The RNA shown here (small-subunit ribosomal RNA) has 1414 nucleotides and comes from an uncultured bacterium. Its Rfam family is "Bacterial small subunit ribosomal RNA". Gene Ontology terms of the family: structural constituent of ribosome and ribosome. The sequence is in RNAcentral, with records from ENA, Greengenes and SILVA.

[in-house]
RNA sequence: AGAGUUUGAUCCUGGCUCAGGACGAACGCUGGCGGCGUGCCUAACACAUGCAAGUCGAACGGAGAAAUUAUUUCGGUAAUUUCUUAGUGGCGAACGGGUGAGUAACACGUAAACAACCUGCCUUUUAGAUGGGGACAACAUCUCGAAAGGGAUGCUAAUACCGAAUGUUUUGGUUUUAUCGCAUGAUGAAACCAAUAAAGGUGGCCUCUAUUUAUAAGCUACCGCUAAAAGAGGGGUUUGCGUCUGAUUAGCUAGUUGGUAGUGUAACGGCCUACCAAGGCAAUGAUCAGUAGCCGGUCUGAGAGGAUGAACGGCCACACUGGGACUGAGACACGGCCCAGACUCCUACGGGAGGCAGCAGUGGGGAAUCUUCCGCAAUGGGCGAAAGCCUGACGGAGCAACGCCGCGUGAACGAAGAAGGUUUUCGGAUCGUAAAGUUCUGUUCUUAGAGACGAAAGAUACGAUUGUGAAUAAUGAUCGUAAGUGACGGUAACUAAGGAGCAAGCCACGGCUAACUACGUGCCAGCAGCCGCGGUAAUACGUAGGUGGCAAGCGUUGUCCGGAAUCAUUGGGCGUAAAGGGAGCGUAGGUGGAACUUUAAGUCGGACUUAAAAGUGCGGGGCUCAACCCCGUGAUGGGUCCGAAACUGGAGUUCUUGAGUGUAGGAGAGGAAAGCGGAAUUCCCAGUGUAGCGGUGAAAUGCGUAGAUAUUGGGAGGAACACCAGUGGCGAAGGCGGCUUUCUGGACUAUAACUGACACUGAGGCUCGAAAGCCAGGGGAGUGAACGGGAUUAGAUACCCCGGUAAUCCUGGCCGUAAACGAUGGGUACUAGGUGUAGGAGGUAUCGACCCCUUCUGUGCCGGAGUUAACGCAAUAAGUACCCCGCCUGGGGAGUACGGUCGCAAGACUGAAACUCAAAGGAAUUGACGGGGGCCCGCACAAGCGGUGGAGUAUGUGGUUUAAUUCGACGCAACGCGAAGAACCUUACCAAGGCUUGACAUCGAUUGACAGACUAAGAAAUUAGUCCUUCUCUUCGGAGACAAGAAGACAGGUGGUGCAUGGUUGUCGUCAGCUCGUGUCGUGAGAUGUUGGGUUAAGUCCCGCAACGAGCGCAACCCCUGUGCUAUGUUGCCAGCAAGUAAAGUUGGGAACUCAUAGCAGACAGCCGUAGAAAUACGGAGGAAGGCGGGGAUGACGUCAAAUCAUCAUGCCCCUUAUGCCUUGGGCUACACACGUACUACAAUGGGCUUUAAUAGAAGGAAGCAAAACUGCGAAGUCGAGCAAAUCCCAAAAACAAGCUCUCAGUUCGGAUUGCAGGCUGAAACCCGCCUGCAUGAAGUCGGAAUCGCUAGUAAUCGCAGGUCAGCAUACUGCGGUGAAUACGUUCCCGGGCCUUGCACACACCGCCCGUCA
Repeated sequence: AGAGUUUGAUCCUGGCUCAGGACGAACGCUGGCGGCGUGCCUAACACAUGCAAGUCGAACGGAGAAAUUAUUUCGGUAAUUUCUUAGUGGCGAACGGGUGAGUAACACGUAAACAACCUGCCUUUUAGAUGGGGACAACAUCUCGAAAGGGAUGCUAAUACCGAAUGUUUUGGUUUUAUCGCAUGAUGAAACCAAUAAAGGUGGCCUCUAUUUAUAAGCUACCGCUAAAAGAGGGGUUUGCGUCUGAUUAGCUAGUUGGUAGUGUAACGGCCUACCAAGGCAAUGAUCAGUAGCCGGUCUGAGAGGAUGAACGGCCACACUGGGACUGAGACACGGCCCAGACUCCUACGGGAGGCAGCAGUGGGGAAUCUUCCGCAAUGGGCGAAAGCCUGACGGAGCAACGCCGCGUGAACGAAGAAGGUUUUCGGAUCGUAAAGUUCUGUUCUUAGAGACGAAAGAUACGAUUGUGAAUAAUGAUCGUAAGUGACGGUAACUAAGGAGCAAGCCACGGCUAACUACGUGCCAGCAGCCGCGGUAAUACGUAGGUGGCAAGCGUUGUCCGGAAUCAUUGGGCGUAAAGGGAGCGUAGGUGGAACUUUAAGUCGGACUUAAAAGUGCGGGGCUCAACCCCGUGAUGGGUCCGAAACUGGAGUUCUUGAGUGUAGGAGAGGAAAGCGGAAUUCCCAGUGUAGCGGUGAAAUGCGUAGAUAUUGGGAGGAACACCAGUGGCGAAGGCGGCUUUCUGGACUAUAACUGACACUGAGGCUCGAAAGCCAGGGGAGUGAACGGGAUUAGAUACCCCGGUAAUCCUGGCCGUAAACGAUGGGUACUAGGUGUAGGAGGUAUCGACCCCUUCUGUGCCGGAGUUAACGCAAUAAGUACCCCGCCUGGGGAGUACGGUCGCAAGACUGAAACUCAAAGGAAUUGACGGGGGCCCGCACAAGCGGUGGAGUAUGUGGUUUAAUUCGACGCAACGCGAAGAACCUUACCAAGGCUUGACAUCGAUUGACAGACUAAGAAAUUAGUCCUUCUCUUCGGAGACAAGAAGACAGGUGGUGCAUGGUUGUCGUCAGCUCGUGUCGUGAGAUGUUGGGUUAAGUCCCGCAACGAGCGCAACCCCUGUGCUAUGUUGCCAGCAAGUAAAGUUGGGAACUCAUAGCAGACAGCCGUAGAAAUACGGAGGAAGGCGGGGAUGACGUCAAAUCAUCAUGCCCCUUAUGCCUUGGGCUACACACGUACUACAAUGGGCUUUAAUAGAAGGAAGCAAAACUGCGAAGUCGAGCAAAUCCCAAAAACAAGCUCUCAGUUCGGAUUGCAGGCUGAAACCCGCCUGCAUGAAGUCGGAAUCGCUAGUAAUCGCAGGUCAGCAUACUGCGGUGAAUACGUUCCCGGGCCUUGCACACACCGCCCGUCA
């Protein structure tokens, strides 16, 4: 410090999510040790049990026990000492400890104030303590009650209680006086008056006093007591500032605000009372509602901030709930009292007792939080003179990985890279020096030994110095010595011995985010923080191996901060992403021109003070380090004082440029009212006139013979104002348009006379505010929601037509909204230009006007800098700055609900949440698309010719059927397709019968045959039997070939997946396109090039151009064909010469021609003309051929998860006595039906018969083509010449032509179907072949909607050949014969190319998406 996620991609806006840190945590898995911390966040829920506040006998009277002494009647009694203590009394119990319910408040924090206050114990100082009195507990006796607890009588002490005296003082009053202050006042001094105190105890002693051996009423020391002053510490009160959310809470307040007098308090005060006044608070948020203890700090953050208030520390509040006071220095009191309430317990039912938010602990709640431990040894507290007692404060231990910190689980060497696991392309790789093994160490661990610091003060005893003292007594202060004191704990640390021995897990591994493979699963099971994985090859699920991270922990969940500049003070925005109020006027508020003087509030500087400690930062130190602990230092904040005066503010005096006024002008649909005008529509009356009018895409409804429409004249009425008219004018916006008059607002120009900052903005507020709508009254021509009718349509509650109410108009009153838009708030200043237009002014010129120049105001366009995400904006800013207002914070829910305000209503304004999604959105880019546009092409349409669709048959497909009807192909681009040919085979399907290392391949111990022939069973496969039975080389050992062969490795699969693949193919499309390098432009996706102007069949070429080049395509190179030349001349040819026949290149010969085979030539827009810049186009000549001559092969980047696992190959999965293999038979040929493709027809341009002469091309032929001859009506048969082919054969070409006949019929058309008889192929024609003859003679009379092919040697028509093949062709592939018609043209249909435009599409219009229903 960022990252993921909206898109095909991009930039932006914007949300969601993640990586970090933290925790009083919880949960899951796991768990060796130690140190230091922490541990009911929920029920301020209820609590059993024990403990948590006592102490003092040196205040007091008793009681008890022990000892000593005295006495004794030996029972005891008295005194003294020591110990214990119920009671009286003193002090404490108001601290310490707990909790956070309440509290939005002077509660807290911070800084001040008290001249308005209190203060026990402690310290210092001053003064004092005289003399009396009466009680009450305890105790004793009696008594009530179940108990808790009382009652009565009697006795008694005190540092308990109460008078009196004194009065340093203190308090109050009066008088005088000094000083000071921030107002009231404060502090002193003096005098007088009044009121007000006390308590003793312990030790010692006899100096004084009194009794007089000794003692106290004496003295002395100490502790206490009283009064007062002061201090320290503690508390009380007041004030400034700060302190959460909500306005869908806007008004609140009656002791309320103030005054006077009083009560009360430690003290001020409406704190309280009486009276008087009517105030007080609030948009700077009162009141109300919700939430909450506050802070030092803690967590986070770069900081500013945000969140938080466990532990430790300060303050506050509370103590079962509510209220109240008492005592006291202090409480309205956690372990005190009283009352009320709820709950629990005891009860003899009358009545009582209790308060864990103290420490442990229990129940409950909850995801969740500990021992009914030890000790007062230390620190601290209470009491005491002290010893000491008490202390769940505290010091420690226990439990808990709850957190932080530290240590360990071994170290070195060790490659046969072991075994094993995992994986594999089977070679290996990896776990991995890891293990084993060798040599060590001893932190931990176990055992044993010895063993701390924390302990030294205080007290006691003794001694010394010193004070008091009469004192060698005693005692206070100080110092020294001595003895003793440890819960933790036999703990830490230390030493010795033993032994690698007892000690590693958790999470993750698709991206973010470090880390990958295998298997299982198959949109299932599951994962997931976001994006998203999983539908048979999942690095995302589960497991394993490996790897990464952290480590006695690791993950998950929850919460907070961060990232988030995603509430933006630092540090955001509002033209289109969310966001400018519809507009103006104006209040509060905010901001504000120039000069001078002053002030010192802001501002700046200095000094002082404060900001407790702890903590954090910095510098040191101590525990072996660290955590932890200790010491020192430091702060942005608040306050006080002093200073500065530039800027802001305040005060004052001036100024004129902002603003306003005046004067002089011109412009304008600015507003309001009144009047006037013409054109047009409609209606009424009258005339002329006759059959239609009107309306539409076409019609109909409608009007019209009762006279319409049309036309002429007259009249009525309402509304709106053509032309002018203009990105022209005016207005704040809404808006304003005939003419005239009246009233009236504003802007502009010139001038510089006047005022002298009077200004800008503007929350609330007020006013205006299109259309529609509402209320009341008018008006109503035209138009016209609703409504009626006619059409359109599947429907048509629409668009179109005929009518038509409200409304539209006027007056008055409401409403208050609009895409009220420039989607752009107002003001001021500044920042290049160019060019229009409207209104002025000035100048120059002119006789004058126009023109021209300058300037102000308004209104447009273009454009630079700048700005912007881009588009764009650009002096009329969306630029650069300042001031003020309004508004925004993901999409949906929703401008909805509730509440409130307004309104007659409609509704308007204000305006949420639950829930849900990971996006929603802006601008621009590339495509695709459009019943968008432009240009162009194609048998695309049009113009033609012939078909299909109707019939019969053939063939393919669907469907159905079946044991099976094997499988694949499905718009074009499946359907006479794979299949260039299913009777068996093919064959993959079905039934039945068989085989199991297999029909086929490799290895293989062993063997030497296997094959073949015959017989039997069987449907065959197969089985059994008989006969027959190896070869080559050799060094004679053997080797090789071939065959059989147990066990086992393996074979085999037309089984699945074409959506795992290779290869191949189809298609767009032979369409003209598809890209790259460098450069340039753009933030970027991308653009440019490739667009533009022409041209072409063509991204073909030319010109231009921020592009310049290049590649794959196009074209050309290849083949066939059309012309010629050259060469060669058989099997082909025959002109000339000769021979010869019935005829015939048949023969000699020829090499001319045709032809064949090779090689060349030829065509290039080359020549001429026209047009053009050129490319090129048009015309012409020549030429066999002319503008690519015709045809073929050739198929760019890519698209369709297109087709094919059944041609082949292949990953993975599946089967293995079967999904493999063999055999027989059947099926693929079924048949109500539907579709595609063909053939044959329906006839006379024809059918039939006869005849003649002809004229082709290409192909094929040895398991072959087969001539001739003979037989048969024929299919064919017999025989077989010739030919491995320019030689022989197939082979007859047919249409055509000529003649005869048929004469328009279901026919002499048509030939299906069926019967009989035959032929051929083949083991075999039943299912299920082809052909022939005779007979039979179906449908069909040119085909609905729709649809196909073809632009020239083409369509149409005619036959021929070939492949497949034993046989089977209407199919397919080729070949030639005859041989047309038409194209005006590109509006339309289909497909395609280029440019442009729109887009919410990108799986790309077969898209996306809305509503309803299920």